A computed fold for a 1406-nucleotide RNA from a metagenome, annotated as small-subunit ribosomal RNA.
Rfam family: Bacterial small subunit ribosomal RNA. Gene Ontology terms of the family: structural constituent of ribosome and ribosome.
RNA sequence: AGAGUUUGAUCCUGGCUCAGAACAAACGCUGGCGGCGUGCUUAAUACAUGCAAGUCGUGCGAGAAAGUACCCUUCGGGGUGCGAGUAAAGCGGCGAACGGGUUAGUAACACGUAAGGAACCUGCCUCUAAAUCCGGAAUAGCUCUGCCAACGCGGAAUUAAUGCCGGAUGUGGUCCCGAGGUCGCAUGGCUUUGGGAUUAAAGGUGACCUCUUCUUGAAAGUUACCGUCUAGAGAUGGUCUUGCGGACCAUUAGCUUGUUGGCGGGGUAACGGCCCACCAAGGCUUCGAUGGUUAGCCGGCCUGAGAGGGUGAUCGGCCACAUUGGGACUGAGAUACGGCCCAGACUCCUACGGGAGGCAGCAGUAGGGAAUUUUGCGCAAUGGACGAAAGUCUGACGCAGCAACGCCGCGUGAGUGAUGAAGGUUCUCGGAUCGUAAAGCUCUAUUGAGUGGGAAGAAAAAUCCCAGGGAUAAUACCCUUGGGACUUGACGGUACCAUUCGAGGAAGCCCCGGCUAACUACGUGCCAGCAGCCGCGGUAAUACGUAGGGGGCGAGCGUUGUUCGGAAUCACUGGGCGUAAAGGGAGUGUAGGCGGAAGAGUAAGUUAGGAGUGCAAUCCAUGGGCUUAACCCAUGGCCUGCUCUUAAUACUGCUUUUCUUGAGUAUGGGAGAGGGAGAUGGAAUUCCAGGUGUAGCGGUGGAAUGCGUAGAUAUCUGGAAGAAACCAGCAGCGAAGGCGGUCUCCUGGCCCAAUACUGGCGCUGAGUCUCGAAAGCUAAGGGAGCAAACAGGAUUAGAUACCCUGGUAGUCUUAGCCGUAAACGAUGGACACUAGAUGUCGGCCCUGUUCUGGGGUCGGUGUCGUAGCUAACGCGUUAAGUGUCCCGCCUGGGGAGUACGCUCGCAAGGGUGAAACUCAAAGGAAUUGACGGGGGCCCGCACAAGCGGUGGAGCAUGUGCUUUAAUUCGAUGCAACGCGAAGAACCUUACCUGGGCUUGACAUGCGAGUGAAAAUCCCCAGAGACGGGGAUCCUUCCGCAAGGAACACUCCGCACAGGUGCUGCAUGGUUGUCGUCAGCUCGUCGUGAGAUGUUGGGUUAAGUCCCGCAACGAGCGCAACCCCUGCCCUUAGUUGCCAGCGAGUCAUGCCGGAACUCUAGGGGGACUGCCUGGUACAACCAGGAGGAAGGUGGGGAUGACGUCAAAUCCUCAUGGCCCUUACGUCCAGGGCGAGACACGUGCUACAAUGGCCGGCACAAUGGGAUGCGAGACUGUGAGGUUUAGCUAAUCCCCUAAAACCGGUCUCAGUUCGGAUUGGAGUCUGCAAUUCGACUCCAUGAAGGUGGAAUCGCUAGUAAUCGCGGAUCAGCACGCCGCGGUGAAUACGUUCCCGGGCCUUGUACAC
Repeated sequence: AGAGUUUGAUCCUGGCUCAGAACAAACGCUGGCGGCGUGCUUAAUACAUGCAAGUCGUGCGAGAAAGUACCCUUCGGGGUGCGAGUAAAGCGGCGAACGGGUUAGUAACACGUAAGGAACCUGCCUCUAAAUCCGGAAUAGCUCUGCCAACGCGGAAUUAAUGCCGGAUGUGGUCCCGAGGUCGCAUGGCUUUGGGAUUAAAGGUGACCUCUUCUUGAAAGUUACCGUCUAGAGAUGGUCUUGCGGACCAUUAGCUUGUUGGCGGGGUAACGGCCCACCAAGGCUUCGAUGGUUAGCCGGCCUGAGAGGGUGAUCGGCCACAUUGGGACUGAGAUACGGCCCAGACUCCUACGGGAGGCAGCAGUAGGGAAUUUUGCGCAAUGGACGAAAGUCUGACGCAGCAACGCCGCGUGAGUGAUGAAGGUUCUCGGAUCGUAAAGCUCUAUUGAGUGGGAAGAAAAAUCCCAGGGAUAAUACCCUUGGGACUUGACGGUACCAUUCGAGGAAGCCCCGGCUAACUACGUGCCAGCAGCCGCGGUAAUACGUAGGGGGCGAGCGUUGUUCGGAAUCACUGGGCGUAAAGGGAGUGUAGGCGGAAGAGUAAGUUAGGAGUGCAAUCCAUGGGCUUAACCCAUGGCCUGCUCUUAAUACUGCUUUUCUUGAGUAUGGGAGAGGGAGAUGGAAUUCCAGGUGUAGCGGUGGAAUGCGUAGAUAUCUGGAAGAAACCAGCAGCGAAGGCGGUCUCCUGGCCCAAUACUGGCGCUGAGUCUCGAAAGCUAAGGGAGCAAACAGGAUUAGAUACCCUGGUAGUCUUAGCCGUAAACGAUGGACACUAGAUGUCGGCCCUGUUCUGGGGUCGGUGUCGUAGCUAACGCGUUAAGUGUCCCGCCUGGGGAGUACGCUCGCAAGGGUGAAACUCAAAGGAAUUGACGGGGGCCCGCACAAGCGGUGGAGCAUGUGCUUUAAUUCGAUGCAACGCGAAGAACCUUACCUGGGCUUGACAUGCGAGUGAAAAUCCCCAGAGACGGGGAUCCUUCCGCAAGGAACACUCCGCACAGGUGCUGCAUGGUUGUCGUCAGCUCGUCGUGAGAUGUUGGGUUAAGUCCCGCAACGAGCGCAACCCCUGCCCUUAGUUGCCAGCGAGUCAUGCCGGAACUCUAGGGGGACUGCCUGGUACAACCAGGAGGAAGGUGGGGAUGACGUCAAAUCCUCAUGGCCCUUACGUCCAGGGCGAGACACGUGCUACAAUGGCCGGCACAAUGGGAUGCGAGACUGUGAGGUUUAGCUAAUCCCCUAAAACCGGUCUCAGUUCGGAUUGGAGUCUGCAAUUCGACUCCAUGAAGGUGGAAUCGCUAGUAAUCGCGGAUCAGCACGCCGCGGUGAAUACGUUCCCGGGCCUUGUACAC
């Protein structure tokens, strides 16, 4: 110090969440030790039991018992002494008002801080002064006695005091009457003095004999100490008053009658309406009264850089309270926690009459709760009460116990140790990792256990002794100072020390997708679960669960809760409001806030110095003490504050004197739909009356409802009524809403010019008041047109709409309400400053070529734009720039401008204005795509123009669906469907049924055996696989041999094989598609999404090229390079060719020839090269010449970045998962060929441009040794028999067909068409039944050109005709090729489809 999360991505706004620290905590898992702290936050709920406040015999009177010793005894007991002047009780004094607890109440002088009391009190304590004299009457206890369940209440008698009362004295005090002095902030205070009145007391103990009395010694004497009284002073504690400070709600706006003040009394320690009588009518409040809610306040504590925010446990100060409420008494002090009285609730006792009680003291119990300890020890220390003291009391306190509740410290071992052990995990099977970790070896001993020793905390007081001092008559007693002696420890035999033992007893928790450090395996399969936010999980989960490994912290670790932080997310420091939430609809103006220039004064704010205070503790720094630390102690700082005082005077304030620039007034001009009232004009519309006139009018996209023969519409004349066009503008006026014929009257504001005057009179403005479109409301008018509602007609799937025909409120006027709008410039008002350019409106000035002039200035109203600002868009002297002042408003989205309350309104409704709950976003601007029944430009057999088809029929083939034991699987819009399959009778084959095999049909290795290599043939059973038997055959190398090696087979076993099983959404490779469309990118640039280039003007088939340009270059695509084809040349002529010539054949080029065709090598040719025109002197286009070919000549191959989680795990490869006597493998048979049906792709047709018969002509590509097969013979034919030639420019397949010539058929279900079926055959093959092709004879179906719809094609193309090949034993209407014949049409780009570029809107981004 930041991070995650809105989007496809970006910037911004904005909320949510996380990382930090802390805790009086709780919960989960775990737990060795010690030190120091802390421990009912909830029920101020109720409490059993014990203890927590007593003490003094040196204030007073009285005074036991148990027990024991002795004596007596009637053996029942009695007496005396000790116990003991003790216990208990009483009178009296002091204390009990402290200490301890709690936070219910309290929003208050309760608290904090600073002052004041000239308005006060103060026991015990200290000091000073002066006293302590003389008397009296009671009473408790005890004794006797009465009542009573108890608590308790009486009666009689007796008695004491430091208890009570009277008198004396009066240093003094108080009051009254006088006289002075002095001081002060008013009242007045302090003080001196004269007179008068009034007002005190209590004794106790010890010692002594100097004085007095009796005289042993004692006392009434003396003295010491402790008390008592009066007064003053101090100290301490308290009380009262005041300034300032700290909670929320205005959906609480008015409150108050002892209320505010006065006079006089009462009361109090004291001021005071504190209380009372009378008088006056005041007092408080938007600077928040009153009311409501919440809360003890502070020092501090937590957090934070700070400012702040939260909090008020433990420690300290103050207040308040003590079962609830009220009351007084006593007292120095209480309105009293462990006192009293009354009332209430509750608990207990009861004889039912009545009584007792108060843990928010320490322990403890119940209850509540997530949750908080022992019914401990001790007064040894510190402190307190009483006492002269010893001492007693003290749950204050000191300690111990329980609790990881917190902070701090220590330990659970250290060194060495590589066969990197075993084991776990993982694995690419090689290894890696846990890991020097362990074991082993060598050590150490904190802690622990045992034994032994063993503190400090203790110093006083008392007593005794010694020495000094005081007092005294005194060497006594007493007081006091110093020294010595003696005695006291709960904790605790604890801390600590020594020694022995022995690594022995001592590690867990959370996390590992990002934020956030840390990764793999298995299981699970949107299940189980996780999760703080985003989000994980639907078969390869680093996010679930487990394991291994790793990370973090460590006697703890996580979770939950709470607070601050991060959050500048309430912004004082330190935010905003055009579009993100946010400017009030506009003005007027009250309070308030702010305010021009100059001088003087003052010193409130402000600044500086000084003084007091800001308790202690805490905090910070330094130092010290516990072995360290936590903790504790000391010193210093801090305590940012308040008060007083001295000084300064720049700024602000206040007072005062001036000024004119802000503001205003006067004078003269000016523009204007500014406002109100009255009068008035024409055109149009509708209606009424009349005339002319006839069948329609009206309305729409098209219609209909409607109007019209009872005369409409149209047209003419006359009349009536109400409302309000053009001109009319980025013109004007007004505060805004708003304002529009003309004229008149009344009236507000504004602008300009030049002077004069006033002298800050100003700006803003919470409340207030006024104005405020349209709609709506009330009342009265008015009502032509228009027109919510409503009615009808259309449209539509529907049409409560859009369109049409009607039509009522309303719209208009007057009076009054309402008070809201996207009331918008979505931009509050005022002032000042900060480049310009160009329109326009109103004034004024100057100039002047008098023209549609030019220049300057003030005030409005627009556009563009600099700096600057802005998240961007944009704003930009009319600011959203730079500053000052004032007001209003905002704080995530939804709920909701809703509910409740209040208020306004006749109502409708307006104003004000929440919460629960819910979400992880909602949002602004801009970017790239995509989309649009948005726009512009362009292309394509896209449409159009044509030709031929499909869709109807039959058949073939593929698919769906269905069926089936199985109908194996995949492909599914274009881009699946004659597709994988270039060929399912068996095989193929993956499917089904049945029968078999299990290291396997196939590969490698190890162990064993055999040595017939391999292999071939026969027989038996069986459907076959398989099983049984027989025959032929009998290995290579080394070595003398034994044997070894290689190779092959068999068997058993182990590793393993095998899988067309799953996942194409885990993949590679390959392929389809957009699309042969013209696009896709990179460097330099920009914070970034991204932009530019690549857009623009032309042009092209093309991002092809040219020009321009903040772009300049480059790459992949385009084009070209490659192949075929079209022309020519050249080289070469066999198997190809044959023109001329010679020779020859029935005939064929046979000999010869090298011209031509052809073959296949190499070249040439075409490049807008030339000409003309157009265009921008361009690119390029149009035309022409030449040429075989002309503008990429035709065709092919070639497919950019990418898209579709497109297709394929069944071509192949491959991760993971699954099967392993089976999901592997072998075999037989069946199936893939089913069939009500639906679709796609084809073939053949429906006929005369034809069918049939006969004749006759011309190709090319290809293929051929288990092959192509001539010829001959044979069969009607498919074919068969035989075999020549051919390894192929030689031989064969191989007759091309349409065409052409001739004949026939004559429009018919036919001499069209050939399905289907019967019969007979041929061929292939082990085998044609399921299920092949072909032939012949017979049969002769549907079909007469095909609905909606839809496909292909722009030239050697469509159409039409045949031929070849791959696969293949056989099987082709499919596929891939080949040649023959050979058209029509394209005006054009409006529309349909697809695509490209630019632009626009978007709330879309699977």